Annotation
The prediction has a mean pLDDT of 82. Predicted 3D model of a 543-nucleotide part of an RNA (small-subunit ribosomal RNA, 5' domain) from a metagenome.
[in-house]
Context: one part of a larger RNA
């Protein structure tokens, strides 16, 4: 000199864009943060609407294209969001490998979607319990569950070839045998068949379901190289190193197990201890390098502490389950409930870090055919000069160089064109009026084209129509008055800026050198000056 997630002191007008627990991965009251689908299924209140009956009190039935709260089922909950504890490791970065692998939803292609069965919730009844909740008996549906059929592919075995090969095998052609699938729902139509107002087992469209191949995106595993301090850590290791058999996994492998062998690593630093999430980047520096890893982005790890599996395409799962522990809460003492390192917020710690806000309008995500619902992701608003940037606090003129302050050699000098006065302007502020971009969609209605037997349905396209938290905000216009808006540090040298008074080695200053003991440009005050400016200094840390 530059920089900072800063803090402290004094001061403080406005706006834009960013940032905001670096400490206790300390403990948490309260609310919200993951639901959705009735076009998978059974059942179905209350309020409405309609019909009927009525003793006018009401009752019964229908309405599921009115619906709630629950239940079965599907998908999601493995994303998004937080934190940095652990980790010196294939965790990360980079470059490769997988002939050792998996992949829900999505896209492309292809072949199917036949025919049966038995349950369990909800519900009803009974019982136990303070509660949380649980048990027994009975009824019932499905895209829930289970057999059967079928098998283009596929999987396994056998046989015969071909191509490649790292000689383990991979890919591929043909044949035989064996194993293994599925689920329906919604809208429309009557051309064909059957009954015939119209409907169906028929046709059609859409969404699904099952097998297979390929893709995209995602994930697992393996390897080369790279990035840290201590040698006052020198030897370490028994599933350890390798082999064989077996098991396990989507998959290779001591990953696990039995047996066999005695190996394996290490001064090119094994092992141990300490510290630490890694990277793109960030800061500094001419660079080399050094320091760092906040915000944003990628990867990893974790979710009260430790362990474990279940479900699933995917977890060993932040707002799931089980066990143990510590802590907190409820209890009828028998037993139960909980996990903010999600967003706010509270206590505590600390020099120190914000609102228990608004909205799903946009972007994105989940579910749904859709309308839509959910979304503390996100978009916004609030607080804080925490940072960067921009603007303002007025402009022009004005010498009797006013008064006053300070200094003085008493002549004067200086604050100083500074003020006053005169003439203007109106950014910010205040008042009034107008007022956005961000909105593209989607639903619905109509038109055109395609599909089709079809003027249904569906698809494409055009027109109309609808949707804004921010926000009556930004912005624009008018009015108003110089009126409401400047401080902080320093002035001995380094280092830009000097005099007077007070004090008298006192009180004090100080980054270094050093000032102060009676003329202190160094302490304190004043006048003047210098520097920066809505900031200025100090402290801490890095180069």
């Nucleotide at each position: 000199g530059a920089g900072c997630g800063a803090a402290c002191g004094u001061u403080a007008g406005c706006g834009g864009c960013g940032g905001g627990c670096u400490u206790a991965a300390c403990a948490c009251a309260u609310g919200c943060a993951a639901g959705u689908c009735g076009a998978g299924c059974g059942a179905g209140a209350a309020c409405g609407g309609g019909a009927c009956c009525u003793u006018c009190g009401g009752g019964u039935c229908c309405u599921u294209a009115u619906u709630a709260g629950a239940g079965c089922g599907g998908c999601g909950c493995a994303c998004g969001g937080g934190u940095g504890a652990g980790u010196a490791a294939c965790a990360c970065g980079u470059g490769g490998g997988u002939a050792a692998u998996c992949u829900g939803c999505c896209c492309u292609u292809u072949g199917g979607u036949g025919g049966g069965g038995g349950a369990c919730a909800a519900c009803c009844a009974c019982u136990c319990g303070a509660a949380a909740g649980a048990g027994u008996g009975g009824c019932u549906a499905a895209u829930a569950c289970c057999g059967c059929a079928u098998a283009c592919g596929u999987u396994g075995g056998c046989c015969a070839g071909g191509u490649c090969u790292g000689c383990g095998g991979a890919c591929u052609u043909g044949g035989c045998c064996a194993g293994g699938a599925a689920a329906g729902c919604u809208g429309g139509c009557c051309u064909c068949u059957u009954c015939u107002u119209g409907a169906a087992a028929g046709c059609u469209a859409g969404c699904g379901c099952c097998g297979a191949a390929g893709g995209a995106g995602g994930a697992g595993c393996c390897c080369g190289c790279g990035g840290u301090g201590c040698a006052u850590c020198a030897g370490c290791c028994u599933g350890u190193u390798g082999g064989u058999g077996g098991g396990g996994u989507a998959a290779c492998g001591g990953c696990c197990u039995a047996c066999c062998a005695a190996a394996g690593c290490a001064u090119a630093g094994a092992c141990g201890c300490a510290u630490a999430g890694c990277u793109g980047g960030u800061c500094u520096g001419a660079g080399a390098g050094g320091a760092u890893g906040a915000u944003c982005a990628g990867c990893c790890a974790c979710a009260c502490u430790g362990g474990g599996a279940c479900u699933g395409a995917g977890a060993c799962a932040c707002g799931g389950c089980c066990c143990a522990g510590a802590c907190u809460c409820c209890u009828a003492c028998g037993g139960g409930a909980g996990g903010c390192a999600g967003c706010a917020g509270u206590g505590g710690g600390g020099a120190a870090u914000a609102u228990u806000g608004g909205a799903c309008a946009a972007u994105g995500g989940g579910c749904g055919a859709g309308a839509g619902c959910c979304u503390g992701a996100u978009c916004c608003a609030g607080c804080c000069a925490c940072g960067c940037c921009g603007c303002g606090u007025g402009a022009g003129u004005g010498a009797a160089u006013a008064a006053g302050g300070c200094c003085u050699u008493c002549g004067g000098g200086u604050c100083g064109u500074a003020a006053a006065g005169c003439u203007c302007u109106g950014u910010g502020g205040a008042g009034a009026g107008g007022g956005a971009c961000g909105a593209a969609a989607g639903c619905c209605a109509g038109g055109u084209g395609g599909u089709u037997a079809a003027u249904a349905c569906c698809c494409a396209u055009c027109u109309g129509u609808u949707u804004g938290a921010c926000g009556g905000u930004a912005c624009c216009u008018c009015u108003u008055u110089a009126g409401c808006a400047a401080g902080c540090a320093c002035c001995g040298g380094c280092u830009a800026a000097c005099u007077c008074c007070g004090u008298g080695c006192c009180a004090g200053c100080a980054g270094c050198c050093g000032c102060g003991g009676u003329a202190a440009u160094a302490c304190g005050g004043a006048g003047g000056g210098u520097g920066c400016a809505a900031a200025c200094g100090u402290u801490g840390c890095u180069c």